The prediction has a mean pLDDT of 77.
A computed fold for a 148-nucleotide RNA from Candidatus Jettenia ecosi, annotated as c-di-GMP-I riboswitch aptamer.
Lineage of the source: Bacteria > Pseudomonadati > Planctomycetota > Candidatus Brocadiaceae > Candidatus Jettenia.
[in-house]
């Protein structure tokens, strides 16, 4: 330098909780006080969690069901073409054989649509602003001490 942190040394910090102040309020500052902390140092980028307003506003989320779309696989005892076969007046008509083509269905993929199950919401919700909180977490930054 790294990377960890010792039943190590020497400082550090300071929850509840009381008391004085800001503040709507979450919560911050100061004194006292210790539950903790190797970053419990400084900073709101990202997630959470809390507070206020919108707002005493009225809806919000939402399927692995189900509907519609949609991929892929199958596919009649359903339709078509072609060929092959029968008949025959060579014009057609008949086809139970063959090959492909399409649906109807059947499973299956995905979903930005829709509903519906279910959840939250006048004990005030979702969503949005603006704030808190770094002792909730990540994230970059700084920074004491020194053993394995």
């Nucleotide at each position: 330098g790294c990377a960890u942190g010792a039943a190590a040394a020497a400082g550090g910090c300071a929850a509840a909780c009381u008391c004085u102040g800001g503040g709507u309020a979450a919560u911050c500052a100061g004194a006292g006080g210790a539950c903790g902390c190797a970053a419990a140092g400084g900073a709101a980028a990202g997630g959470g969690u809390c507070u206020u307003g919108u707002a005493a506003u009225a809806g919000u989320g939402g399927a692995c069901a189900g509907u519609g779309u949609u991929u892929g696989u199958g596919a009649a005892u359903a339709g078509u073409g072609u060929c092959a076969g029968u008949a025959u007046a060579c014009a057609u008509a008949c086809c139970a054989g063959a090959c492909a083509c399409u649906u109807a269905c059947a499973c299956u993929c995905a979903u930005a649509a829709c509903u519906u199950a279910c959840a939250c919401g006048a004990a005030g919700a979702a969503a949005u602003a603006a704030g808190a909180u770094a002792g909730c977490c990540u994230u970059a930054c700084u920074g004491c001490c020194g053993a394995a």

Rfam family: c-di-GMP-I riboswitch aptamer. Rfam's curators write: GEMM was predicted in a large-scale screen for bacterial structured RNA regulatory elements. Rfam links the family to the GO term cyclic-di-GMP binding.